This is a predicted structure of a 75-nucleotide RNA (transfer RNA) from a bacterium. It matches the Rfam family "tRNA". The family's RNA type in Rfam is transfer RNA.
RNA sequence: CGGGGCGUGGCUCAGUUUGGCUAGAGCGCUUGAAUGGGGUUCAAGAGGCCGACGGUUCAAGUCCGUCCGCCCCGA
Numbered sequence: 001c002g003g004g005g006c007g008u009g010g011c012u013c014a015g016u017u018u019g020g021c022u023a024g025a026g027c028g029c030u031u032g033a034a035u036g037g038g039g040u041u042c043a044a045g046a047g048g049c050c051g052a053c054g055g056u057u058c059a060a061g062u063c064c065g066u067c068c069g070c071c072c073c074g075a
Base pairs, nucleotide, nucleotide: 001074002073003072004071005070006069007068010027011026012025013024020058029045030044031043032042033041034040051067052066053065054064055063
């Protein structure tokens, strides 16, 4: 320098294919119950506007552009 992939709660991921009711799961966290306590189980709850900025659209995590970060391949 060229090509490709990825970026979504604290962590790991789904959701993109076919744009569509203001985004879910597991683990973790908080509270409560069971236990003498812990572990464990059950119930309830908090927590993300989806890397950044623009564009298209009635509507964007999803499509398009630029940029940022990480990884892989080639030179």